Source information
Predicted 3D model of a 501-nucleotide part of an RNA (small-subunit ribosomal RNA, 5' domain) from an uncultured prokaryote. RNAcentral holds the full RNA, with entries from ENA. Its mean pLDDT, the model's own confidence on a scale to 100, is 84.
Context: one part of a larger RNA
RNA sequence: GGAUGAACGCUAGCGGUGUGCCUAAUGCAUGCAAGUCGAACGGGAUCCUUGGACUCGUCUAAGGGGAGAGUGGCGAACGGGUGCGUAACACGUAGGUGACCUGCCCCAGAGAGGGGGAUAACCAUUGGAAACGAUGGCUAAUACCCCAGAUGUUAUUGUUGUUAGAGAGCAAUAACUAAAACUCCGGUGCUCUGGGAGGGGCCUGCGGCCCAUCAGCUUGUUGGUAGGGUAAUGGCCUACCAAGGCAAAGACGGGUAGGGGGCGUGAGAGCGUGACCCCCCACACUGGUACUGAUACACGGACCAGAUACCUACGGGUAGCAGCAGCAAGGAAUAUUGCGCAAUGGACGAAAGUCUGACGCAGCAACACCGCGUGGAGGAUGAAGGCCUUCGGGUUGUAAACUCCUUUUCUGGGGGAUGAGAAAGGACAGUACCCCAGGAAUAAGUCUCGGCUAACUACGUGCCAGCAGCCGCGGUAAAACGUAGGAGGCGAGCGUUAUCC
Repeated sequence: GGAUGAACGCUAGCGGUGUGCCUAAUGCAUGCAAGUCGAACGGGAUCCUUGGACUCGUCUAAGGGGAGAGUGGCGAACGGGUGCGUAACACGUAGGUGACCUGCCCCAGAGAGGGGGAUAACCAUUGGAAACGAUGGCUAAUACCCCAGAUGUUAUUGUUGUUAGAGAGCAAUAACUAAAACUCCGGUGCUCUGGGAGGGGCCUGCGGCCCAUCAGCUUGUUGGUAGGGUAAUGGCCUACCAAGGCAAAGACGGGUAGGGGGCGUGAGAGCGUGACCCCCCACACUGGUACUGAUACACGGACCAGAUACCUACGGGUAGCAGCAGCAAGGAAUAUUGCGCAAUGGACGAAAGUCUGACGCAGCAACACCGCGUGGAGGAUGAAGGCCUUCGGGUUGUAAACUCCUUUUCUGGGGGAUGAGAAAGGACAGUACCCCAGGAAUAAGUCUCGGCUAACUACGUGCCAGCAGCCGCGGUAAAACGUAGGAGGCGAGCGUUAUCC
């Protein structure tokens, strides 16, 4: 000098664009953050229309509409947060998979015959303070099951060709197994197979921290055979067999740490760093476990244990903000319990649409960057006042006053969007922007002035009070302390502190 997610002191007019718990992965009141589908299904409250009865309370029949709940489907594994752990195939990069999976989407081929038993909702009884249940009875489906059935799956045998390597292709035999309907009649769905796209799993080479005051480490350890398990390879797991495997090119141990694209600085080499944004990973009170599912070992799912907190009728229950706001605590320090789904994107739905603290906006903060303004021109008798003085004067200083002008800003009034690709539909927002009027009107500070380093005098103080980044100032003439005048730097900021180059 540059830089910052900064903080502190003094000061402060406006706009645009960004950014904003770096500390306690500490604990959390309250609200919201994941639902949706009646064109899968049964039932259906309140209600409406019409008719009948009526004791005028209502009851009943047909039709309509349909809340909330339930079965079922899809989603909830995305999106959002955090960086605890992790020195590791976690990440980056380049490959492999002849060892693999893939819902929704796209292309292509083939198919969907027949039957059955339940169950929630509901009703009845009933346990419990509650959370939540128990028993009996009724019912539906794109829920569940059975039979048939194949170009499907598996096994055995044979065979072709490729390859480093077949679990690939073809043929035969045997066994096993699939389907679901809805409809507004246009379609939408269902089953099996092949291919694609996108997504993922696993494996490998290489690369990127510190300590040798860590030198030896290892028994599922290293390899083999067989089996289990997985979508799949593999000590991943088990049994048996062998005795191996790693290490000074740093094993093992300890410390620290999410990685990368990037970011800061620098002429570069490099050094430092990993906030915001993007990709990957890990985690969701702590530890463990699996279930469902195409995908989880699952932030707002389940179970167990623990800590913590709350309710309790003492028998037992409930909870998890590292989602968005917000609270407490910690701290030098970090914002609103806002508006809207109008846009973009997502889930569901045929659609209308519903949901969406993702997102779009607004609010707060000079926290950062950028831009604008605080007036312009003229104006000397160099006014007054201040300060200095050799008392002549010098300086503040064209600065002010004063004259003329302008209106960016400001205030008041009027108009008023784009964002919404055909009509309608805008949270932002009566915002941006435009026009008119008024009036210099509403707007300057901060740090420094011994040298480094741009900028000097006076007074006060007297090794005191104090200053200080380094050298050093101060003990009676201090350009270094304090005040004043003046000057210099930067300017809605200035200075200090911290950290990096």